[in-house]
This is a predicted structure of a 69-nucleotide RNA (transfer RNA) from a bovine gut metagenome. The sequence is in RNAcentral, with records from MGnify. Rfam family: tRNA. Rfam classes the family as a transfer RNA. Its mean pLDDT, the model's own confidence on a scale to 100, is 80.
RNA sequence: ACCGGUAGCUCAGCUGGUAGAGCAGGGGACUCUUAAUCCCAAGGUCCAGGGUUCGAACCCCUGCCGGUC
Numbered sequence: 001a002c003c004g005g006u007a008g009c010u011c012a013g014c015u016g017g018u019a020g021a022g023c024a025g026g027g028g029a030c031u032c033u034u035a036a037u038c039c040c041a042a043g044g045u046c047c048a049g050g051g052u053u054c055g056a057a058c059c060c061c062u063g064c065c066g067g068u069c
Base pairs, nucleotide, nucleotide: 001068002067003066004065005064008023009022010021011020017054026040027039028038029037047063048062049061050060051059
């Protein structure tokens, strides 16, 4: 200097409009049982603190952490 930090993990998230998927874990269906498959529910201070705005994961500033040069 550049890129990144969002669910336990891996990551989406458009032009600012109130956050999602897959996997894992929980419950159920099926099965002699397990696995596989299918269904359901749950799970989030969006790294932190300020600012702008009617409204911020998203824009601006500062800091912290990780990666690359």